[in-house]
RNA sequence: CUGCGUGGGAGAGCCGACCGGCCGGGAACGGCUGGCGGCGCCGAAGGGGCAACUUCCCCGGAACCUCUCAGGCACCAGGACCGCGCGGA
Repeated sequence: CUGCGUGGGAGAGCCGACCGGCCGGGAACGGCUGGCGGCGCCGAAGGGGCAACUUCCCCGGAACCUCUCAGGCACCAGGACCGCGCGGA
């Protein structure tokens, strides 16, 4: 430096005439919730950009900064980074 296991691990929502599920109801319909869509939003997978520095020049040149392509905005999953354990180069 790197692989695996394990624990911790942030941020971001409103609307809807549509579809599904649950609850109330005789029904109409109402409530909750997921999907889908519109707009909005987040940044800590990944990806892009750049300062000092270096150079005659070009090239090179970091991030948790920045852009938001990707990804994400219920849970799950993912998750930079940190701890512990076991390996590899």
This is a predicted structure of an 89-nucleotide RNA (Glycine riboswitch aptamer) from a soil metagenome. The sequence is in RNAcentral, with records from MGnify. The coordinates come from a structure-prediction model, not an experiment, and the mean pLDDT is 84.